[in-house]
RNA sequence: AUUGAAAAAUGCCAAACCUGUUGUGAAGCAGGGACGGAAAGCCAUGGGUCUUUGUAUGAAGAUCGCCAGGUUGCCAGU
Numbered sequence: 001a002u003u004g005a006a007a008a009a010u011g012c013c014a015a016a017c018c019u020g021u022u023g024u025g026a027a028g029c030a031g032g033g034a035c036g037g038a039a040a041g042c043c044a045u046g047g048g049u050c051u052u053u054g055u056a057u058g059a060a061g062a063u064c065g066c067c068a069g070g071u072u073g074c075c076a077g078u
Base pairs, nucleotide, nucleotide: 001078002077003076004075012037013036017032018031019030020029021028022027035065041071042070043069045068046067047066048063049062050061051060052059053058
């Protein structure tokens, strides 16, 4: 640099739910907890979904564990 179908190894993350807390809200954060995950690491760039506001055109947010894309990484092989 590249490939990763399978096997192995060090490990990693953490759904639902519960408690506390922040927020108008979607939801976020911390602790517990494990449904699962080869990027379930990061980025809101394009879609999708959700929230607030608005007569409408819209505007402001949330979600990366919805899909795609970008980018960084562990292990093994070449």
Predicted 3D model of a 78-nucleotide RNA (c-di-GMP-I riboswitch aptamer) from a Campylobacterales bacterium. Rfam family: c-di-GMP-I riboswitch aptamer. Rfam describes the family as follows. GEMM was predicted in a large-scale screen for bacterial structured RNA regulatory elements. Its mean pLDDT, the model's own confidence on a scale to 100, is 83. The organism belongs to Campylobacterales, within Bacteria.